Small-subunit ribosomal RNA, 5' domain from Candidatus Curtissbacteria bacterium RIFCSPLOWO2_02_FULL_40_11, 475 nucleotides, folded computationally. The sequence was found in a public genome assembly. Its Rfam family is "Bacterial small subunit ribosomal RNA".
[in-house]
Context: one part of a larger RNA
This record gives sequence, structure tokens and C1' cells, in this order.
RNA sequence: GGAUAAACGCUGGUGGCGUGCCUAAGGCAUGCAAGUCGAAUGGGUUCAGACCCAUGGCAGACGGGUGAGUAACGCGUAGGAAUCUACCUUUUGGUGGGGAAUAGCUCGUCGAAAGACGGGGUAAUUCCGCAUAAGUUCUCCGGAAGAAAGGCCGUAACUGGCCGCCGAAAGAGGAGCCUGCGUCCUAUCAGCUUGUUGGUGAGGUAAUGGCUCACCAAGGCGAUGACGGGUAGGGGGCGUGAGAGCGUGUCCCCCCACAAGGCAACUGAGAUACGGUGCCUACAUCUACGGAUGGCAGCAACUAGGAAUCUUGCGCAAUGGGCGAAAGCCUGACGCAGCGACGCCGCGUGCGGGAUGAAGGCCUUCGGGUCGUAAACCGCUGUGGAGAGGGAAAAUAAUGAUGGUACCUCUCUAGAAAGCACCUGCUAACUACGUGCCAGAAGCCUCGGUGAUACGUAGGGUGCAAGCGUUAUCC
Repeated sequence: GGAUAAACGCUGGUGGCGUGCCUAAGGCAUGCAAGUCGAAUGGGUUCAGACCCAUGGCAGACGGGUGAGUAACGCGUAGGAAUCUACCUUUUGGUGGGGAAUAGCUCGUCGAAAGACGGGGUAAUUCCGCAUAAGUUCUCCGGAAGAAAGGCCGUAACUGGCCGCCGAAAGAGGAGCCUGCGUCCUAUCAGCUUGUUGGUGAGGUAAUGGCUCACCAAGGCGAUGACGGGUAGGGGGCGUGAGAGCGUGUCCCCCCACAAGGCAACUGAGAUACGGUGCCUACAUCUACGGAUGGCAGCAACUAGGAAUCUUGCGCAAUGGGCGAAAGCCUGACGCAGCGACGCCGCGUGCGGGAUGAAGGCCUUCGGGUCGUAAACCGCUGUGGAGAGGGAAAAUAAUGAUGGUACCUCUCUAGAAAGCACCUGCUAACUACGUGCCAGAAGCCUCGGUGAUACGUAGGGUGCAAGCGUUAUCC
């Protein structure tokens, strides 16, 4: 000098774009943040529109948050083979015929509640068989195994149309696994290891594999730093620098990990699942003391901690997502607005004239000098501000939260709008008074003990400017 997710002091006019708990991964009142489908199904309520309950389907594995853990195939990069893939796209072959249970409902019982239990009866795109099998799987190549669901529109009825359902192949996108190389400090950590290292067989998985198990062998790693300890999410990037490098990982994007602390599985194409389930622990709430309930590292808000970090706002209009045939519903994702000079960028705080160089301050050699064209005063302008009128784009037929906003026109008005640090040298900028090694200053050298350009005040000056300085950190 540059930089910052900054903080502190003094000061503060305005717009745009960004950005805002770095600390306690401490605790959280309240509201909202994931639903949707009546064109799968049964029922309840209502005068009706319509609403509600339950079964069923799809979605709650995305989106959003955080960085605790992790020095690791976690990440980055380059490859690999033994895999899976709902929705979507393409192609292909089917969709025949039966049966059963159960919720809601009803009757009853228990309970403070949460809820639980029993009897009865019911539907389906729920569940289970039978048939069929192009292709699929297994195979001793003879054979064997294994599917499906209907709904809506339309027709006098069939044919038909649309959405589905089942089998198979391929694609796209996604995911799992393996490997080479790279990836912080520490030797005041030197030896570490028994599923350990390898093999055979088996189990398990979507899949390879000590992933697991039985048996066999005794291996495997290590000064090119094993093992241990400390620290830390990684990358694209970002800061600085001529570069090499050094530092860093906030916002945005990719990957990973986590969801009060642990453990476990279920469902599912996919989770070992933030707003699912079960158990343990801690904490908190309710209780009729028997027992129940909860999880903001989602958006706001509160509390605590801290030098320090915002509104319990508006809207689904746009973009995107879920469901639905659609209308649509949901969406604290997102789009906007609010607060903070926290940052960057832009604009303004006037312009021209004006010397009797006014008054006043300060200095003075008492002559004067300086603040200083500065002010007053005269003229002008309207960035801005105020008032009035008009008024968007963003949307494509419709639909605009933002917002009567941006912007445009007219009228009025110099009116609201300058500070902060410094002035011994480094380093641009000097005098007076006060103080007297005191009070104080200070980045370094240092300054102050009676003429202090270094302390304090004043006048003057220098620098930057809606900021200026200080502190902290990095280059």
C1' cells in the first nucleotide's frame, strides 16, 4: 500500500447493487416452513354448494439449514468393473378368470389425557391364488419358475378416445463400489497390527471385497514417517503479489458429513430418513401420579453467550419444485419489501459576481498580517427536496406481491445536507497561551524537569471525505 462476513470512537444527506451470529452444533414461547389426488375406494355430515374421516397412490431421500465430526478414497483429478435406478424418452409383447382381508362405520369396554382393546359388517388402482409367457431368470439343456388394475369420456350397445397397470430391451439423468496420483503440524509419538495380511469354502449384498463366518498359512504396515497426538469439512474460487508463492474457504456453485447425545432397523427405486418409527441418556412440558408429550444446525421471533450480526413483514405475480387428466392446491424454495454507511459504486451539500479587504477571532516588530471573495449583498440554477398530475416493463389469452414503485410533466424553494484524523522526523501541514519529568503523548526514535512547532486549548494549516480514525487479521 491492498484486503475484510469485521468491531470500536466521533460524525452522518441520498440512490443503486451486494451483504449481515465468525461466539454457545447452548436452550427455545408463538406462528408458518410438505403436501396432493373424488378421473383409485368406502363412508359420515349438510337444505344445498360443499366439507370431513379412513383405506389406497405418488411425493415427504428434493428443496432449505449447519460445519459438530472427519487427515479419510472425505475431497480434487485421471481411470476402472462386479452393480442398481421411481418419475421421463424410445421400442416391443401383454392387460383373461377367481378369491380374501381390513380401516373408516357400528356396538361395547378401559383411560385424566395420549390413546388402547374386543364383537359385527364393508370397498378399491389394497392383498392372494389360477391361466397365459414373445422376451426374462434358473438349468443336469430334458425342463422348470415367474405378471398385470382399473378409472374417465363417448356410444342405444359394441367398436372407439384419454389416463393408467404388467413383462422385456435401450437411452438419459441419478446413485453405489474399486484404483493411481495429490491433500496441514508434530519424532519431546518408533515401532504398529490378530479379522490383523493372504488363501480355500460358505454366507451376505443391487454389486466386488475379511463385508461376515469356518478352516489353513503367518503374514501385512513402517524414517519415502507406520502407529499415536494436535488442528481442520474438501474443491471451484477469494485476498495479496510482477510472478513464483503465501494466506484463506464468508456470500454463490459442486461434493461430503450432521439433525438434542447415542443405537437400531422398518417402509421404499432410493434413507439407516432435520419437520418418520422404536429403544437408552440428558433436558423441558402436561398429569387425576397410573402415565403421556417434545426436538428451530428451516423462516421469522425470544433468551443466553459475545466486541459483534436484521422483520414474530408481503406474495405465490415471476422462476423452480410436489401432487393432479385438468381447474387447481401446497411451497418462509423463491420473488419482493423492512432494518444496519457493513461493503462497493454513483450523486449532492450550490453556481457567477462581490474589497469600504466590514464586524469578529488569532498573531503582531503595534506599522500591520491572517482567516478572506470567505461572509454580508446582487444575480442565477434546480442534482436534490416538497406539492400536484400522469404512469410502466417485468406476462404469452388471462394473472403484478413489488407499487401508484421506477420514470415523465408542471409548480415552489439555496432551502434538510460536513465531518474526521493529523501538523518533531519518518510524513503533506506552525504559531500563541496553559502546564512544568506533573498532567499527559507515543507506530519507531522518543517528547514533557519554565521560552514544549511532540502534552492540553485556541487560531491557522495539511490530508481524506459521508465518511474519517483506531484495533484485529492476511498478503
NCBI's taxonomy places the organism under Bacteria, Bacteria candidate phyla, Candidatus Curtissiibacteriota.